Bacterial RNase P class A from an Acidobacteriaceae bacterium, 443 nucleotides, folded computationally. NCBI's taxonomy places the organism under Bacteria, Pseudomonadati, Acidobacteriota, Terriglobia, Acidobacteriaceae. It matches the Rfam family "Bacterial RNase P class A". The family's RNA type in Rfam is ribozyme. Its mean pLDDT, the model's own confidence on a scale to 100, is 76.

Parts: sequence; structure tokens; C1' cells
RNA sequence: CAGCCGGACCGGACGGCCGCUCGCACCUCUUCGGAGGUUGCGGGAGGAAAGUCCGAACUCCGCAGAGCAGUGUGCCGGAUAACGUCCGGGAGGCCGGGUUCAAGCCCGGUCGACGGAAAGUGCCACAGAAAACAUACCGCCCUGCCGCCGUUGUGAUUCCUCGGAAUCGGCGCGAGUAAUGACAACGGCGGCGAGGUAAGGGUGAAAAGGUGCGGUAAGAGCGCACCGCCGCCCCAGUAAUGUGGCGGGCAGGGCAAACCCCACACGGAGCAAGACCAAAUAGGGAGGGAGCCCGAAACCUCGGUUUCGGGCACGUGCCGGCUCGGUGCGUCCAACCUCCGGGUAGGUCGCUAGAGCCGCGCAGCGAUGCGCGGCCCAGAGGAAUGGCCGUCCCACCGGAGCAAUCCGGCGGACAGAAUUCGGCUUACAGGUCCGGCUGCCAU
Repeated sequence: CAGCCGGACCGGACGGCCGCUCGCACCUCUUCGGAGGUUGCGGGAGGAAAGUCCGAACUCCGCAGAGCAGUGUGCCGGAUAACGUCCGGGAGGCCGGGUUCAAGCCCGGUCGACGGAAAGUGCCACAGAAAACAUACCGCCCUGCCGCCGUUGUGAUUCCUCGGAAUCGGCGCGAGUAAUGACAACGGCGGCGAGGUAAGGGUGAAAAGGUGCGGUAAGAGCGCACCGCCGCCCCAGUAAUGUGGCGGGCAGGGCAAACCCCACACGGAGCAAGACCAAAUAGGGAGGGAGCCCGAAACCUCGGUUUCGGGCACGUGCCGGCUCGGUGCGUCCAACCUCCGGGUAGGUCGCUAGAGCCGCGCAGCGAUGCGCGGCCCAGAGGAAUGGCCGUCCCACCGGAGCAAUCCGGCGGACAGAAUUCGGCUUACAGGUCCGGCUGCCAU
């Protein structure tokens, strides 16, 4: 210097003009509650405001206690208001390097729902002999029978130079022909059968501990060493766990993101939570609201009450332009008036000073905590946070130029608060810084 990986951060800059919204001040009007403004000043999206996946604050409802069911979490320790988040550690998987005859071991990086498979149940497709009471396809080994071949020996026939040599089958399509033309041992090959084995091959995601040496007919924890595993013990560590020693040839394949078992935790709904003020209309409740006389009957506490009939008065409907009048109904109710209470529309609060932000110091490996100093940083509610212009920055396109560069055009990622925080996940043009690894160049 370049590439890759990881972490932290920025998320176009400055100025002018016009708007939108909130707060404060000022001004005008006012029924004094407030309403308004050609006014001024100040604030006005994010690292994810997103997904709404976890955990909390806050609010309302529910709740004697215990258990069952259900849901979630799950190595150990710590951080935190809390968490399934974060930090540190342990064990494991994968990758790279070193080392060993090999298994293995060591170093570095990286990954994650990492309790229990020796309580029980269940599942393990296809392939394969066999997927869990083990078993045997190829192969390897031993062995019986049969066939063929080779060697040796014996035997037979022929020839002979008497020492030996040759043959032990052939011919024919076939019926057949033909002097002999056999036996044994060993070895090899092939076929059929009986057994041993689980080294090797093959199947599979996974095959009944692994590697090496010995051993064996071939093999095998059959024996030994190392590694793994199980049990016990010592030591180190807060713990997970690790080092070491002794004993055991090895029992117990995998899956719990299958049921299940163990331990721990868990009431529900969510700012459209919830609280307050409260209109019109309709409906609910309470009170008021226009009456006296006569007669009869009933009841009783003998003074009244109730019912029926009649008269007058009053209210009201109809006839009617109005009055009188006529007629119906009512004087219980209702109309009408006053008051009360609930909900709705609407308004106010909740509502933004907070597990807050910035800087410094201290403690801690770290997450984080503590102390000091400074700061105030959206609060809308059909829902503001926008638009135009100029200069610059960056990216792209076109043109000019040997080049540096200049000119013109176009664009500025993902996305957008809605009660508030802590996390996780997802999206993101371009850029800055730090660290690690690799390569090249220079010293």
C1' cells in the first nucleotide's frame, strides 16, 4: 500500500426566503371560562422511530391457602429494575497449523435452546445381512464329498544299444471300434455342503469402543500399551469442570426443537390503559302541577276514609278567523315547570425531567457500577417536522483536455415519532477511525 474479517462512529454541510406545529412574551376582543393574531423569540424524528419477538415502568381489573392442568426457561459464575439480553469462564462441534507409527495431543480462529437417553413409552425412511434380545451379503480360515490339472512313487503296455525311453488314451456325426490305457500321496483350481470369524469390503445420517503391537487356522479386549468409557479416591477451583491415582475389558447406538422426567419461574388486559369536566336530543328518577258542594252506600279508632251518582268551577281536544255556545276527555295520570343521576359528542389530564444526555475521574479482565461538573433535547392527535433558491461535498452520465482539471445534466441509502424505557432481529447509498490475518514493496 492492497484485499478480507471483526468492532466503534457519521448518516450530506452552510446561508437566505416562504410555510406547518408546540411553548413563552406581547397585542386585540371577552360572557373573565377563554377566543384570536400579516407580531417577536425559542424547540421540532431515528440509528434503526420498523418488526411488535422478549423484559420492565405505569394504569385498571382479579386474587384466602394449597394442588392439578398449561406455558416458558435450562452448563457455571457475574451484570442489571428485569430479561430468552449482556459480560467472563467451562465443556463440545467445525476449520486451519504443529506434533505422533497411528489413535490421540497442543495452539489459533469460529459456532450455539449446552439439564436428563443408566425411570418408562415411542421412532430410526431408503439402502443394507443386521437399526438394537443382535446378525452375516461379499470376503478370510478350517473341513467333508465330487471333478479337473500338476509333481512324485508304484503298476501296465510297447521299443531298445538292456543302462533306460515313450504312452497311460484315441478315432468316428453315430451305432461302435480297441492289447494295456490304472492306483496312492501331496499341492493347486472349480462346484456342492458343514462350521469358525467380524480384521477387510459393501449399505447407510448413524453399524455394537478407537489406534498400534502381539497373538491366531483366520480372527476377536483374546493379551498388552496408549486414548476413550464406567466406578471409587485425592488435589485445584465459588462453581461448571480439570489434573492425578487405583480398580474394571467395556457393560450403556442415536433422537427429548417426540411424549416424558427433573429443577426453576409465571394472574389477566393494555395509554383506544385509566382519571376528571361535561352539550343538544332521546330515555331514567324525585318534587311541583288545575276542586269544591249535595245525596246514597260500605268500613272503622265516630271523626274521617273510600266508592257511586248529580251540580258548579277549572284545564284541554274538536267545530270556529275570534268571543259566546255546543260537544268529548281530564282535574288519578298527562301536558308543563324545577331538580338529580348515568352514558355519548366535545374538552382537560395521563404526556414527556427520564432506569435521561454529555464530559472527567475512580473500581472492575469485562458487562457495569459509583462520584463530580455541565445540559434540557418533539409532544401532534385524520395526526406538524415541508417546499424553493444559492454555494459547496459525494456518486453517476455526457462533452473538452496528453494530464491535472474544467463545463453541463441528474441524483443523495434504509426509512419516518404516537405512554416511556432496556434488549433482540431485520433494512441501509456512501464515508471515517481502530484492531486482526494474508500478500506485495522499502529499510